Predicted 3D model of a 314-nucleotide part of an RNA (large-subunit ribosomal RNA, domain IV) from a Puniceicoccales bacterium.
[in-house]
Context: one part of a larger RNA
RNA sequence: GUCUCUCCAAGGAACUCGGCAAAAUUGCCUCGUAUCUUCGGUAGAAGAGGCGCUACGAAAGUAGUUUCAAUAAAGAGGCCCUACCGACUGUUUAGCAAAAACACAGCUCUCUGCUAAGUCGCAAGACGAUGUAUAGGGAGUGACACGUGACCAAUGCGGAAAGGUGAAAUCUGGAAGUGCAAGCUUUUGGCCUAAGCCCCCGUGAAUGUCGGCCGUAACUAUAACGGUCCUAAGGUAGCGAAAUUCCUUGUCAGGUAAGUUCUGACCUGCACGAAUCGUGUAACGAGUUGGGCGCUGUCUCGGAGAGAUGCUCA
Numbered sequence: 001g002u003c004u005c006u007c008c009a010a011g012g013a014a015c016u017c018g019g020c021a022a023a024a025u026u027g028c029c030u031c032g033u034a035u036c037u038u039c040g041g042u043a044g045a046a047g048a049g050g051c052g053c054u055a056c057g058a059a060a061g062u063a064g065u066u067u068c069a070a071u072a073a074a075g076a077g078g079c080c081c082u083a084c085c086g087a088c089u090g091u092u093u094a095g096c097a098a099a100a101a102c103a104c105a106g107c108u109c110u111c112u113g114c115u116a117a118g119u120c121g122c123a124a125g126a127c128g129a130u131g132u133a134u135a136g137g138g139a140g141u142g143a144c145a146c147g148u149g150a151c152c153a154a155u156g157c158g159g160a161a162a163g164g165u166g167a168a169a170u171c172u173g174g175a176a177g178u179g180c181a182a183g184c185u186u187u188u189g190g191c192c193u194a195a196g197c198c199c200c201c202g203u204g205a206a207u208g209u210c211g212g213c214c215g216u217a218a219c220u221a222u223a224a225c226g227g228u229c230c231u232a233a234g235g236u237a238g239c240g241a242a243a244u245u246c247c248u249u250g251u252c253a254g255g256u257a258a259g260u261u262c263u264g265a266c267c268u269g270c271a272c273g274a275a276u277c278g279u280g281u282a283a284c285g286a287g288u289u290g291g292g293c294g295c296u297g298u299c300u301c302g303g304a305g306a307g308a309u310g311c312u313c314a
Base pairs, nucleotide, nucleotide: 001309002308003307004306005305006304007303008302010300011299014298019295027051028050029049030048031047036041038143052065053064054063055062056061078293079292080291081290083288084287085285086284090102091101106141107140108139109138110137111136112135118127119126120125144280145279146278147277149210150209151208154207155206156203157202158201159200163198164197165196171190172189173188174187175186176185177184178183211229212228213227214226215225238272239269250266251265252264253263254262
């Protein structure tokens, strides 16, 4: 020097991407306990106090007493506020990722009437199921609360049957070659015609999509209003510089002496938006963000100590 530990004046996050790491808290009893809430919780919230031994006593307790120190060692929650995401317990990349990813109960659509649909298999057969639509399969969403707007033009799916198109075969007409002929070969038309497609209707918790320009109010600005073009229809409610905002460290307010982060607003949404769900949300989380109290060698800025290691020999 390195590793593992112990201690430290004053300060106490000034360290750092970030309190990473460490410290602190820790047991039992008593008191006490906000906000929010799905009334169950949150909650061990937070916070405050007590704790050994001896004598007496049934106990409550009273009196006394050792130590620096009385859950005397070890072992044993740090706490609070805030926003995002995911409701939750759970699952996952055996060997760099545990998460906001997956699952989930709940919700919706769709298929399936039983020799069910669906799946495996060449088949026999089996699962589904010794079940029967309160059942089973598939898809999406993902507790709960409030909601879930417009568009069926395209694509998909479903339906109906009138028309168009529509192969081969059957039927039927012509032509050429050949043959005495029957016929054979080649070729060209017609009639009829299945599914499908075209056409028609429906369908969005199906795949999906959800505009532009110009003008206008008695300061200015803005535009409730008007005009026009296009479209299948032009984004409703709600939310919004957001896990989404390029310009951007947007602007204002809060917090700080000072804040590209954070919180609350605004709306000019480059490029949110309603089951590829929208917006909220108690509880929960080794999740992510910002702040605070406590605490500390993270730091100012280092120091001291213990053990191990080193170097040589075997």
Its Rfam family is "Bacterial large subunit ribosomal RNA". The source organism's lineage runs through Bacteria, Pseudomonadati, Verrucomicrobiota, Opitutia and Puniceicoccales. Its mean pLDDT, the model's own confidence on a scale to 100, is 86.